[in-house]
The part of an RNA shown here (small-subunit ribosomal RNA, central domain) has 388 nucleotides and comes from an uncultured archaeon. It matches the Rfam family "Archaeal small subunit ribosomal RNA". Its Rfam clan is "SSU clan". Rfam links the family to the GO terms structural constituent of ribosome and ribosome. The coordinates come from a structure-prediction model, not an experiment, and the mean pLDDT is 83.
Context: one part of a larger RNA
């Protein structure tokens, strides 16, 4: 390779779009690519196999067989594949009434903080386990007017929504996308899956320009402590914010690829549909049921446990990606991209091991010790009995 596996042991690409390729619903006709089946043709000898020749082979000869296959006639039509033609159950597409921190723009608002300025006011404040540094008589802190600025979005907030993911939480418009549920609407397999490609991609980090209140790598001081290049304190640049462009990574997790069907259950919750009984008739209550979702618990059933358990890790189907003892090494070389940091592909020298036997411990395994591997058991027994 084959085959066996990917939640935790090695392994599911962050995430999605979609080329090629691969797989493909039901019903009918046709044609026969490909399958089947029949004939005939070809598949050199040697080699095997029976048999004869010879005392035996070698070796000769006479059938056979193998040659798994190749062409060529035919013939059959169920599967696949074409081809045409319907079909409505997959899936689109419409239409309805509602959910939603789904995304971009915009205006607007709110409380805190910091600063400034003006009144009151008089010695601390601040900080800590306890200090210290640090601020304060050029009036701090503390009260109160009024401004300004940048950044955030308290309650509600909820194993609640919504989104492909990453991630989304003031209020209001506008623009966009998206699922769910309802249908006696439409189109008629258009479908799933995707190597390459594309596009999105947290924080941090890069470039140019703004911005800078609080926080706060890096830096400085005080503490602590044997030392503290750290936790703890006062400061404090980038950075975090906004615009426009790179990066392309994450324990980017549910450590679990996407899509289809099959297969006992109970119990929350979200939304939308129906439906029953109540109603102060309110956009009101409580209950059933069906659909999507989202969560716990468990039956069979899987797993090496842990646990999973209709939101499978159970049974099956297709497509696709990865694994193949630890180390070296996600290195090195090359190549691609990228201002740079570095991403992605992605090695090798070369290192790294024990198994088997019998005893002893031991209720059994397991596990350790111990000899042995020129090894250990049975048989023969020291000089000719066996045996050769």
């Nucleotide at each position: 390779u084959u085959g066996g596996g990917u939640c935790u042991a090695a392994a599911g690409c962050g995430u999605u779009c979609g080329u090629a390729g691969c797989c493909g619903g039901u019903u009918u006709a046709g044609a026969a690519a490909a399958u089947u089946c029949u004939u005939g043709g070809u598949g050199a000898a040697a080699u095997c196999c029976u048999g004869u020749g010879u005392a035996a082979a070698a070796c000769a000869u006479a059938g056979g067989g193998c040659g798994u296959g190749c062409c060529a006639a035919g013939a059959a039509g169920a599967c696949u594949g074409c081809u045409a033609a319907a079909c409505u159950a997959g899936g689109a597409a419409c239409c309805g009434g509602g959910a939603a921190a789904a995304g971009c723009u915009g205006a607007g608002g709110g409380u805190a903080c910091u600063c400034a300025u003006g009144g009151g006011g008089u010695a601390g404040g601040g900080g800590u386990u306890a200090a210290a540094u640090c601020c304060u008589g050029u009036a701090a802190u503390c009260c109160u007017a009024u401004g300004a600025g940048g950044a955030c979005c308290a309650c509600c907030u909820g194993u609640g929504g919504c989104g492909a993911a990453g991630g989304c939480g003031c209020u209001c418009a506008g623009c966009u996308g998206g699922a769910a549920c309802g249908g006696c609407u439409u189109c008629g397999a258009c479908g799933g899956u995707g190597a390459g490609g594309g596009a999105c991609g947290a924080a941090a980090g890069c470039c140019u320009g703004g911005g800078g209140a609080g926080c706060g790598a890096a830096c400085g001081g005080g503490a602590u402590u044997a030392g503290a290049u750290a936790c703890c304190c006062c400061g404090g640049u980038a950075g975090u914010c906004c615009a426009g462009g790179c990066c392309g990574u994450a324990a980017a997790c549910g450590a679990u690829g996407c899509c289809c069907g099959u297969u006992u259950g109970g119990u929350g919750u979200a939304u939308c549909a129906u439906u029953u009984c109540c109603u102060u008739c309110g956009g009101g209550g409580a209950g059933g049921u069906g659909a999507u979702g989202u969560g716990c618990c468990g039956u069979a059933g899987c797993g090496u446990a842990g646990g999973c358990g209709u939101u499978a890790a159970a049974c099956g189907g297709g497509c696709c990606a990865c694994c193949u003892g630890g180390g070296g090494a996600g290195u090195a070389c090359g190549g691609u991209c990228g201002c740079a940091a570095g991403a992605c592909u992605g090695a090798a020298u070369u290192u790294u091991a024990u198994g088997c036997a019998a005893a002893u411990u031991u209720a059994c395994a397991a596990a350790a010790u111990u000899u042995g591997c020129u090894g250990a058991a049975a048989c023969a027994g020291u000089a000719u009995a066996c045996u050769u």